[in-house]
């Protein structure tokens, strides 16, 4: 320098046009539970990497950047 794959609450990760005010684990908080902590239960809290485009509608599809892997030179 070229190719490819990935970028989602604090972490790990599902969703690949509309059913989704973005789901699951885990973390956090607050209750119950205990003789205390720990399990356990039950609420609650928190994300779609940036700018553009295309659609009636984009986390998803297309173009650009930025960051991370792996590959060829």
């Nucleotide at each position: 320098g070229c190719c490819u794959u990935g970028g989602u609450u604090g972490u790990g990760u599902a969703g690949u046009g509309g059913u989704c005010u973005a789901g699951c684990a885990u973390g956090c908080c607050a209750g119950c539970c205990u003789g205390u902590c720990a399990c356990g239960c039950u609420g609650g809290c928190g994300a779609c990497u940036c700018g553009g485009g295309u659609u009636c509608a984009a986390a998803u599809c297309c173009c650009g950047a930025c960051c991370a892997a792996g590959g060829c030179g």
Predicted 3D model of a 73-nucleotide RNA (transfer RNA) from Candidatus Micrarchaeota archaeon CG08_land_8_20_14_0_20_59_11.
The coordinates come from a structure-prediction model, not an experiment, and the mean pLDDT is 81.
Its Rfam family is "tRNA". Rfam describes the family as follows. Transfer RNA (tRNA) molecules are approximately 80 nucleotides in length.